TPP riboswitch aptamer (THI element) from Corynebacterium yudongzhengii, 99 nucleotides, folded computationally.
The organism belongs to Corynebacterium, within Bacteria.
The prediction has a mean pLDDT of 78.
RNAcentral holds the sequence, with entries from Rfam.
It matches the Rfam family "TPP riboswitch aptamer (THI element)". The literature on the family includes a 2002 paper in J Biol Chem by Rodionov et al., "Comparative genomics of thiamin biosynthesis in procaryotes. New genes and regulatory mechanisms".
[in-house]
RNA sequence: GGCAUACACACGGGGUGCCCGGCAGAAGGCGGGGCUGAGAUCACACCCGAGGAACCUGCACUAGUUAGCACUAGCGAAGGGAUGUGAAAGCUUGACGCA
Numbered sequence: 001g002g003c004a005u006a007c008a009c010a011c012g013g014g015g016u017g018c019c020c021g022g023c024a025g026a027a028g029g030c031g032g033g034g035c036u037g038a039g040a041u042c043a044c045a046c047c048c049g050a051g052g053a054a055c056c057u058g059c060a061c062u063a064g065u066u067a068g069c070a071c072u073a074g075c076g077a078a079g080g081g082a083u084g085u086g087a088a089a090g091c092u093u094g095a096c097g098c099a
Stems, first nucleotide, its partner, number of pairs: 001092003007086004011049004017035004022030002055080003061074004
């Protein structure tokens, strides 16, 4: 000098479901309780940004399982999906000095 992992800053991407009463009711809706989860609709929150299952599509998917969602496996080597700067450590390279 180079690389750029943690980290920092800035910027960007993303989700918000299921079950049971109540009110209202054509439906959407309003409010309460419960379940899972990082997050269950608004918050300087949470998760994720290419080694990208954060998240979306297929999917109102298939099997197991659950009160249901969730979860496990498959689909899945599927198709999409949001990054720059600095940078300890580390790795690497060169110059110089000493022995």